Annotation: Transfer RNA from Schleiferilactobacillus shenzhenensis LY-73, 71 nucleotides, folded computationally.
RNA sequence: AGGCUUGUGAUCCAAUGGCAAGAUGACGGUCUCCAAAACCGUUCAUGCAGGUUCAAGUCCUGCCAAGCCUG
Numbered sequence: 001a002g003g004c005u006u007g008u009g010a011u012c013c014a015a016u017g018g019c020a021a022g023a024u025g026a027c028g029g030u031c032u033c034c035a036a037a038a039c040c041g042u043u044c045a046u047g048c049a050g051g052u053u054c055a056a057g058u059c060c061u062g063c064c065a066a067g068c069c070u071g
Stems, first nucleotide, its partner, number of pairs: 001070007010024003018054001025043006047063005
């Protein structure tokens, strides 16, 4: 320099162009002599900027970051 893949809460990980799911965590509660475990509830997310579309996490373009490959 060129090519490919990936980017979603604090962490891990889903989502056929049509209400962003789940687990862990954090917080509150039930239970308990206390705590843990268990159960219930709450909280928090689409890398950035454009474009297409009635509608974009998803499709297109550019950029940024990470990984891999080629030289």

Taxonomically the source falls in Schleiferilactobacillus shenzhenensis (Bacteria, Bacilli, Lactobacillales, Lactobacillaceae). It matches the Rfam family "tRNA".